[in-house]
């Protein structure tokens, strides 16, 4: 400090996720040892047991245990017994002091309850410290103890007795208080404080000790600690909680307290608190601190410390210095225990434990040695406070498990490109070496002294000094010595964010997964190995914070299109404010000064072998108070100004408002006239009018609503909005120049007003147009679009409603910041006779454009620019502007406005494609023109599809269907049956045996194959080699599966005119620019322009062919000439002229002429030319599409088979036939069919062939062989054509299936299942519905010839020549492309994306009759205990008075009153749980129905 994730890719926005630290933790796994720490976060549920507060005999009577001492007295003669408080000491008890502190705990508490600064002149402090006085007389109880009684028990009553430092009168008064008078200094709000008189009030324990003393007791005064009060600032969250409050606010008297106060009471008065959030409701002890972050800040408040509040629950007082008290009292509820039923008794939020609850937290331990605390005069005694073991890897932080050397890179494992290699690995062994740690052993601290006690010294400090005593932990740390690597390594992860990879196995399964996401057969992502990465006694996941997160933005965000500007405007609060001057010092700035406890954290240095840890000391504590000083800025106060703002006068312009009133044109109806068959309307239609006369079309009336043209990015208004004309009322705005106020401003939460259309009420009013509604049409359907009709409304008066894409998606005000051009409506000036121009200058309103700004688009003086002041809004999508409550409203509804649940994106702006039933422009046999089909018919031939043992397999829109296959009767075959074979039909290499190869008979057998049997036999340097057979093992072998694992190899877009690159340039970027644009072309072809210049693959040319020559070459080719010949023939000779042959050259380039065009490319005509504008034709196919096609051409990865999915053989099959399709033949005839006669070819092929002539045979064909290994022979005959002649329109002399007969060839073999001849047979068909191919010239269209393959077979491919046309006006329309632009929610890309109802599971949620809890509030009833009063006739030792027995004072029971916890009853509201039904929402796998958006989305 970032990364990951929305996209084809990109900025941007936004949001979820991750790396980080951290923890009172939990959990998995695993675990040598120390040290320091921390340990019920949950039920403040319940609680056995024991222990946590005593002390004091130097207050006291007193003697119940223990021991001593005495004494008696008994005997066992060293023991009992008794007596004696005599002494040490001590049960119970009076008395004192503590029991308020330590300890725990977080329930309730939004408080002066904490924190932080003050105050108290409104207060108290026992014990302590200082000073400074005192302490005299005196008197009556009572507990114990003893007796009696009661009751289970706890415990009570009664008589007698006794003592105190308990309790009570009196005296004194340094004093103190309190009243009056007086008096000093403050100080102020009451006051405080200081003399000084005089009045009243008011103490004590002279008590206890070891008699030197020393402890105590009262009084005042201070001081120190404690503590109460009270006050400023600070302290959680909701406004879906807005009003609250009756002692309430405040006076007065009074009472109460230590002490001010409604803190009580009684009277007055009516206030007190609230938007600066009261009151209510939820949550919560605060704080020092912790975590975390750079800080700012945020979450926290466990362990230590500091305030509080509580102690089973609720009330309450007592005692005291101090409680309303955790181990004290009282009453009340709840709950456990005892009980004799009569009654009692009990409080673990103290340490331990134990029980429930939890995912979860310890021993019923030792010790007072330290420290500390109560109590004692000490010695001590007592402390679950404390010091310490003990258990838990719960954290921290330190040690270890060994070092060294060690290649044969060992063996195992794992991988691989497998004669081998690489890794695991210097790791192991293996040698040497140590010894923290373990075990065993020796030794052995510190914590302990300013403690105790005893002597001394010194002298009052309790000083010094000796001597003895005290350790729970513990024989602990630590150490010494011996053994001997001995005893001691896991956890997680390995696509990416993130170090760290292979290999098997699994097949969307079984799992993972923090996000993105992995798994559907090659998984680095799941398991398992190996191997690595990273931590390490841990590791890893859960849970929570903070951080990244600038994602609540003070530091430090935004609002125009991403979420976000209120509809608009006035205006209260607030909040912000021009200029001068003078004062003041709140803020504001400085300096000092108190305070911010300690601890903690932050620097330095110390100490525990080091660190954790513990200790010093500096800093920090960013706050508050307090005093001084300064005065620019802000604020207060005064007093000024005129630049903001306002007023007055004048002058201009406007659809601004209201309200009267007026006007034409149209449309509709009405009523008359002409006039006649239609009229409307629509893409067509009907619906509907019309012969009862419509439509037109003339005149005359009545209605209501708008106001043509002028009209304009013209004007007006805050905004909605405003539009015929006049005319009254009125409201803003602007210009000029001047006069006046004196800051009077801006903004603006709530308020208020206004507020389109829709909608509502009431009453009018309705031409027209029109939701709803009726028909008609369209449609699968049409609850729409379309048409005929039509009602509320739409207008008009009064009120409502209060919302709109109320939009410039842009709040208001203000300033400041180049410029160009418009357009409205003012003002000054210069010209001018004048319409006007010109020049400056204000307000308004547009466009364009720099700076700058924005993610981009774009905005730019009318800013979205640079800056102030105020409001108003935003925080991921969805649920959702819903649900609920509440306001508004007559309703409709309107404002306000969650959640829980689900998703990882939703979205802006751009950019590249692609795709529009979106534009332009181009082109293509694309459509038009045309010619021939094809789709009927027969037949062939492919294919579904059926069938079948099998009909192998693949090819399936265009781009599969005469395609693979360029020939299935055996073979081919890969399919079936069936019989066989297993190192194999095929290939290599070893080893071992054998033996030659090979040829030919016979036997079974369907062959295959077994089995006899004949005949022969290679080279040797005799070692062996070569072959061929066994036999063994390593392997062969698969047309078995994935063409979605691949490579070649092909199809199509498509021979379309395109596809990129380098560098520059523009953009944050994707990208773009080149390559777009104006010409122009078959072309990104070429030219011009141009932030582009150039370049590659593509076009094109180069290749072949083919048209014209022209050189050379002449045989097998030709044959003009000359000879020669024949029935004819280039047959012979001769020759190479010419055809041809096959080599090389010419020749064509828009080269040349005229026009256009832009002086250009180029086009259009022309000449010439064998051929003219790529001459025609052919190979040649750019970057890519389409997971096309293909494991069965072939190669390959991986799988799978291995007496078989291989391997042979026979026979079948691949041919099968209700049916569909696709290519094709032949045809339907006379532009023909038969038949005779006559012509013209071009390319090819041949020795296992071609095969002449001659013969046979009506023919397939045979017989026979000449000649060719081919410019020589052969196939071979072209055939349409020409001509002669015959049928005359018809199922024929057309057509020729299909059948019978009988041949014919090929072949081991024509049965399934071959071609072909003869004869006979003569079938459908008379030019083919919808629909659709094909072709632009030597082209369709017809004619045939030839080849491959082939033993036979061709209507099909491939070539070949021959006859040889029509037609193209043109680009609207279909289909394909190409180019530019546009829009876009699409990119798997239009065969795309998406929407809503049903239907089904599933989860949250809301409503909801009701039914059950908790929590409050009101009003009342009852009222324990206890306070304060009030009564006290009942009961009473001190003191008082009369006087001997009362009285008085004064207490005490008991009653009573006010308050009052619990309880109860009625009412209301607040919040959960639980529910039949009932709603909507979100998810889900390939449901159902439409097709609403997204392109102009139709």
């Nucleotide at each position: 400090a970032g990364a990951g994730u929305u996209u084809g890719a990109u900025c941007c926005u936004g949001g979820c996720u991750c790396a980080g630290a951290a923890c009172g933790a939990a959990c998995g796994c695993u675990a040598g040892c120390g040290g320091c720490g921390c340990g019920u976060u949950u039920c403040a549920g319940g609680c056995a047991u024991g222990c946590a507060a005593g002390u004091u005999g130097a207050a006291c009577g007193g003697u119940a245990a223990c021991a001593g001492u005495a004494g008696u007295g008994a005997u066992u003669u060293a023991u009992c017994a008794c007596u004696a408080g005599c002494u040490g000491a001590c049960g119970a008890g009076u008395g004192g002091c503590g029991c308020a502190c330590g300890g725990g705990u977080g329930a309730g508490u939004a408080a002066c309850g904490c924190g932080u600064a003050g105050g108290u002149a409104a207060a108290c402090u026992a014990c302590c410290a200082u000073a400074g006085g005192g302490a005299c007389c005196u008197g009556g109880a009572u507990a114990g103890c003893c007796c009696u009684a009661c009751g289970a028990a706890a415990g009570u009553a009664g008589g007698a007795u006794u003592a105190a430092u308990a309790c009570g009168g009196g005296a004194u008064g340094u004093g103190c208080u309190u009243a009056u008078a007086u008096u000093u200094u403050c100080a102020u709000a009451a006051g405080a404080u200081u003399u000084u008189a005089u009045a009243a009030g008011u103490a004590a324990a002279u008590a206890g000790u070891u008699u030197u003393u020393c402890u105590g007791c009262u009084c005042u005064a201070u001081g120190a600690u404690g503590u109460g009060c009270c006050u400023g600032c600070g302290u959680u969250a909701g406004a879906u909680u807005a009003g609250u409050u009756u002692g309430u606010u405040g006076g007065u008297g009074g009472g109460g307290u230590a002490a001010u106060g409604g803190c009580c009471u009684a009277c007055c008065a009516a206030g007190g608190c609230u938007g600066c959030g009261a009151u209510c409701u939820a949550u919560a002890g605060c704080c020092g601190g912790g975590c975390u972050g750079a800080g700012a800040g945020g979450c926290u408040g466990a362990c230590c410390g500091g305030c509080c509040a509580c102690a089973u629950u609720g009330g309450g007082a007592c005692u005291g210095a101090g409680a309303c008290a955790c181990g004290g009292c009282c009453c009340a509820g709840a709950c456990u225990c005892c009980u004799a039923c009569g009654g009692g008794a009990g409080g673990c939020a103290g340490c331990a434990g134990c029980u429930a609850a939890g995912a979860a937290u310890c021993u019923u331990c030792c010790g007072c040695a330290a420290u500390a605390g109560u109590c004692g005069a000490u010695a001590g005694a007592c402390u679950g406070a404390c010091g310490g073991a003990g258990c838990g890897a719960c954290g921290c932080c330190g040690c270890g498990u060994g070092a060294g050397u060690g290649a044969u890179g060992a063996a195992g494992g794992c991988c691989u490109u497998u004669u081998a290699g690489g890794u695991u690995g210097u790791a192991a062994a293996a040698c040497u070496c140590u010894u923290u740690u373990a075990u065993a052993u020796u030794g052995g601290a510190a914590g302990a002294a300013u403690a105790u006690a005893u002597a001394g010294u010194a002298u009052u400090a309790g000083a010094c000094u000796a001597u003895a005593u005290u350790g729970a932990c513990u024989g602990u740390a630590c150490u010494u010595u011996a053994u001997g690597a001995a005893u001691a390594a896991g956890g997680u992860c390995c696509g990416g964010c993130u170090a760290a990879c292979u290999a098997c196995g699994u097949g969307c399964c079984a799992g993972c997964a923090g996000c993105c996401g992995c798994g559907g057969u090659a998984a680095u992502a799941c398991g398992u190995a190996g191997g690595g990465a990273c931590c390490g006694a841990g590791c890893g996941u859960u849970g929570u914070u903070c951080g990244g997160a600038a994602u609540u933005a003070u530091u430090g965000g935004g609002c125009g299109u991403a979420a976000a500007g209120g509809g608009u405007a006035u205006g209260u609060a607030g909040g912000c404010g021009g200029u001068c001057u003078a004062u003041u010092a709140a803020g504001u700035u400085a300096g000092a000064u108190g305070u911010g406890a300690a601890a903690a954290a932050u620097c330095u240095g110390g100490g525990c072998u080091c660190a954790a840890c513990c200790g010093a000391g500096a800093u920090c504590u960013u706050g508050c108070g307090u005093c001084u000083a300064a005065u620019a800025c802000u604020g207060a106060u005064a007093g000024g100004c005129u630049a903001g703002a306002g007023u007055c006068u004048c002058u201009g312009a406007g659809a601004g408002g209201a309200a009267g009133g007026c006007g034409g044109a149209a449309u509709u109806c009405c009523u008359g006239g002409u006039g006649u068959a239609g009229g409307g309307g629509u893409g067509a239609a009907a619906u509907c009018u019309a012969u009862a006369g419509a439509u037109a079309u003339c005149a005359g009336g009545a209605a209501g609503a708008a106001c043509a043209c002028c009209g304009g990015u013209u004007g007006c208004g805050a905004a909605g909005g405003c539009g015929g004309c006049c005319u009254u009322c009125u409201g803003g705005c602007a210009g000029a120049g001047g006069a006046c106020u004196g800051a009077c401003g801006c903004u603006g939460a709530g308020g208020u007003a206004c507020g389109a259309a829709a909608g509502u009420u009431a009453g009018g009013g309705u031409a027209g147009c029109a939701a709803a509604c009726a028909g008609g049409a369209u449609u699968a359907g049409a609850g729409a679009c379309c048409c005929u009709g039509g009602u509320a409304g739409u207008c008009c008066u009064a009120a409502c409603c209060g919302u709109a894409a109320a939009c410039g998606u842009u709040g208001u005000a203000u300033a400041c910041u180049a410029g160009g051009u418009g357009g409205u409506u003012g003002a000054a000036g210069u010209a001018u006779u004048g319409a006007u121009c010109c020049u400056u200058u204000g307000a308004c309103u547009g466009c364009c454009g720099c700076a700058g700004c924005a993610a981009a688009c774009g905005c730019a003086u009318u800013a979205a620019g640079u800056a102030u002041a105020c409001c108003g809004c935003c925080u991921g999508g969805g649920g959702a502007g819903u649900a609920u409550g509440c306001c508004g409203g007559c309703a409709a509804c309107g404002g306000u406005g969650a959640a829980a649940c689900u998703c990882a994106a939703a979205g802006g702006a751009a950019u590249u494609g692609a795709c529009g039933g979106g534009g332009c422009c181009c082109c293509g046999c694309a459509c038009a023109a045309g010619c021939a089909g094809u789709g009927g018919a027969g037949c062939a031939u492919g294919u579904u599809g059926c069938u079948u043992a099998a009909u192998u397999c693949g090819a399936u829109g265009a781009u599969a269907c005469g395609c693979g296959g360029g020939u299935a009767a055996c073979c081919u075959u890969a399919c079936c049956a069936g019989g066989u074979c297993u190192u194999g039909a095929c290939a290599u290499a070893u080893a071992c045996c054998u033996g030659u190869c090979u040829g030919g008979u016979g036997u079974a057998g369907a062959a295959a194959u077994a089995c006899a049997u004949c005949a022969u036999u290679g080279c040797u340097u005799c070692g062996g080699c070569a072959c061929g057979g066994g036999u063994a093992u390593a392997c062969a072998g698969g047309u078995g599966c994935u063409g979605c694992a691949u490579g070649g190899u092909u199809g199509u877009c498509g021979u379309c005119a395109g596809c990129u690159c380098g560098u520059g340039c523009c953009g944050u970027g994707a990208g773009g620019u080149g390559u777009u644009g104006g010409g122009u072309u078959a072309a990104g072809u070429c030219c011009c322009g141009c932030a582009a210049c150039g370049a590659g693959c593509g076009c094109a040319a180069c290749c072949c062919u083919u048209a014209u020559u022209c050189u050379u070459u002449g045989u097998u080719g030709c044959u003009a000439a000359c000879a020669g010949g024949u029935u004819a023939a280039g047959c012979u000779g001769a020759g190479c002229a010419c055809u041809c042959u096959a080599a090389g050259g010419a020749g064509a380039c828009u080269g040349c002429c005229g026009g256009u065009g832009a002086c250009a490319a180029a086009c259009c005509g022309g000449a010439g030319g064998a051929a003219g504008g790529u001459g025609g034709g052919g190979a040649c196919g750019a970057c890519g599409u389409c997971a096309a096609a293909u494991c069965a051409u072939c190669a390959c990865g991986g799988c799978c088979c291995u007496u078989a999915u291989g391997a042979c053989c026979u026979g079948g099959g691949c041919u099968g036939c209700a049916a569909a399709c696709g290519u094709g033949c032949u045809a339907c005839a006379a532009u023909g069919g038969g038949u005779g006669g006559u012509a013209c070819a071009a390319a090819g092929a041949g020795u296992u062939g071609c095969g002449a002539g001659a013969c046979c045979g009506c023919g397939a064909g045979g017989u026979g062989g000449a000649g060719c290994u081919a410019a020589u022979c052969u196939c071979a005959a072209a055939a349409a054509a020409c001509u002669a002649u015959c049928c005359u329109c018809a199922g024929u002399u057309c057509g020729g299936a299909u059948u019978g007969g009988a041949g014919u060839c090929u072949g081991a073999a024509a049965c399934c299942c071959g071609a072909c001849u003869c004869u006979a047979u003569g079938a459908a068909g008379u030019u083919g519905g919808a629909a659709u191919u094909g072709c632009u010239a030597g082209u369709a269209a017809u004619c045939g010839c030839a080849c491959a393959u082939c033993a036979u077979c061709a209507u099909g491919g491939u070539g070949c020549g021959g006859u040889g046309a029509a037609u193209a006006c043109g680009u609207u329309c279909c289909c394909g492309g190409g180019g530019c632009u546009u829009g876009u929610a699409c990119a798997c890309a239009c065969c795309g994306c998406c929407c809503g109802u049903c239907a089904c599971a599933u989860c949250a949620c809301c409503c909801g009759a009701g039914u059950u809890g908790a929590a409050u509030a009101u009003a009342c009833c009852c009222g324990a205990a206890g306070u304060a009063c009030c009564u006290g006739a009942g009961c009473u030792a001190a003191c008082g008075g009369u006087u001997u027995a009362c009285c008085g004072g004064g207490g005490c029971a008991a009653g009573g009153u006010c308050c009052u916890a619990a309880g109860g009853u009625a009412u209301g509201c607040u919040u959960g749980g639980c529910a039949a039904g009932g709603g909507g929402g979100a998810u889900g796998a390939a449901g159902u129905c439409g097709u609403a958006a997204c392109a102009a989305g139709g």